[in-house]
Molecule: Bacterial RNase P class A
Organism: Candidatus Auribacter fodinae
Order: sequence, then structure tokens, then C1' cells
RNA sequence: GUGGGAGGCUGGAUGGCUGCUUCGCUCAGCGAAGAGGAAAGUCCGAACUCCACAGGGCAGAAUGCUGGAUAACGUCCAGGCGGGGCAACCCGACGGAAAGUGCCACAGAAAAUAUACCGCCAGCCGGUGUUCCGGCUGGUAAGGGUGAAAUGGCGAGGUAAGAGCUCACCGCGAACCGGGCGACCGGGUCGGCAGGGUAAACCCCAUUCGGAGCAAGGCCAAAUAGGAGACAACAGGACGGCCCGUCCUGUCUCGGGUUAGGCCGCAUGAGCGGUACAGUAAUGUACCCCCCAGAUGAAUAGCCGUCCUCGACAGAAUUCGGCUUACAGGCCUCCCACUUUU
Repeated sequence: GUGGGAGGCUGGAUGGCUGCUUCGCUCAGCGAAGAGGAAAGUCCGAACUCCACAGGGCAGAAUGCUGGAUAACGUCCAGGCGGGGCAACCCGACGGAAAGUGCCACAGAAAAUAUACCGCCAGCCGGUGUUCCGGCUGGUAAGGGUGAAAUGGCGAGGUAAGAGCUCACCGCGAACCGGGCGACCGGGUCGGCAGGGUAAACCCCAUUCGGAGCAAGGCCAAAUAGGAGACAACAGGACGGCCCGUCCUGUCUCGGGUUAGGCCGCAUGAGCGGUACAGUAAUGUACCCCCCAGAUGAAUAGCCGUCCUCGACAGAAUUCGGCUUACAGGCCUCCCACUUUU
């Protein structure tokens, strides 16, 4: 210098005038504050509220290597194994196929009770026939073909031709030794060892799981018009489905009528920022500092001027911790590869 990888910050600035919302005050005004890194998705988890207390079991659902962090999680950190990449790094739906069931299309001889399409070898017979061609019998699965995958792989020996038939190495299995909290890693010894794959197929195993949601839930004010029917303590209701248990005494259906107004919940938080210590890290502890939107048909806009990197994705509605998706431009830090120079 070029190309790549990981992380962080920002996401127009500034002056004047007029205007909007909330809060405070010495209140005809003055002052302070006023959308995001994703506010999006509504995918997980919680806080909070109510269902009386939130019990047990079945079904159902979720997660799935190991160890940690966290209020918790399907999140995050560190490691292990597998895969991609020269590498920095990135990805993983990562328990079990020896409990059982199912599936592996087409092609191919054959995908399980394995087999012989082309072939190779031996014997016999026939053709003028040493080589060659054809038929029958026996042996064979090393070579070729098909396929995502063909019954361990490669090399040597051996054989009529072959085959773990034999040997060395690799792979696989068993026990043992060493390292590690662990997942796992390493080592030599023994055994010729035999069909594989698939569980984001059913299933088995381990762990976890009440429900509904701020339109939750309370308070105040106001208004009206109650009627018919079913069950009835051996009944009904409360809890996502079912059963048991517990508690309560009324519950449900049909048509009809009234109100939809105001206030609370509503923002001080598992809070932001800084420093120190512990830890590889996620994070935790202590101290200091700061207060940073609360609307309710829904607030932050309009005009003029200057600068510039010439402006992307995009607007809170109970609140947080994450994940996923979108994103023009600008700035910073570290790492990898290549080239050149000193």
C1' cells in the first nucleotide's frame, strides 16, 4: 500500500423568529426537559396486576456437548468435537440408531433374509483352430458400470482366478494407563472385526413449564328496564385440556335496555455514566455522579441564514434483558494474508 476478519462510536451542526407537550416557580409570564440503535418484528424471558391458595398426576409443549454468568431465557461467555477458510475468523437443529417401528425415490444385479448386468478363472464339448469364438458345469465378488450411499480403505504377498486369505499402516471395537471439574484428549496392548444412513421421522432419555394480560387492574361520577328458560347440593362454579384433591354457593342460555365521562396505574428503574478491585471472559462488588418523554384521534413543527461528511433505516403508548430484520455516509481500535521499501 492492497485485500480480508472482529469490535466500538456517530447517524447532520449552528444562529434568529414564531409555535406544540409535560413539570416547576416569585405564575397576564419565566425556566428546565422533550423519540431509537433499532422505537420495527411480536420471536423468547421476566417484573407487575388479577384469577381464592396456585396442590398432585396424565396428556401437551420447549430445550438438548461440557463448565460458568444472569431475575430468567431458546440469551451471553469460555472450552470440546465436527464443518468452511491459506489465515485472522465464521457456522453447528451438537443426548440416544445395541429398546422398538418406519423410510432410503429413480437408476442399478442388488439398498437386507443381499446379490451377479458386464466380467475373471478351471474342467468338458463343438468350430480348420496355439492365440480366437460359442455352449454347459463349477468357483469368484478384487476390476468395470448404476447411484448420495454397494458390505472397511490403501499397499505388498498369495491364488486357477480372487477374497482380511496373510502381513504392515489407517479405520473400528474392548479393557487398561496418563492429563483434565467436565465434554474430551493422548498412549501403547489385544482382537480380523462387518452392512450403512436417517430421530428439524415416530420414538426413548434428561431438564424445565398454572392461566390471562396495562384494552392487566383499581377509584369516582352518571344512567337504565327488566323478562323468559335450564340445572339445583347425588348439582353447579373457580383454575389452557382431562382426572384427583381443595375451596365457594349459586351457575348458565336466549332476546331486550343503560353507560362508554373523569382520575389512578404512568415512570426512580434487575436505571444511565465514571473509577477501583476480582475474574481469561460473560459479569459481580464498592464508591462517586446524574434524573434522561409520559401523549390519550395521540406533543418536538414552520420560516430565514451559515457550515458540511450533502444526510440512510425510520416515530415511544406498562417497563426491562435478549434475539432477528433494515441501514447512505463518516470516524476509531485490534488482528490475518500478499506486495514493496528501510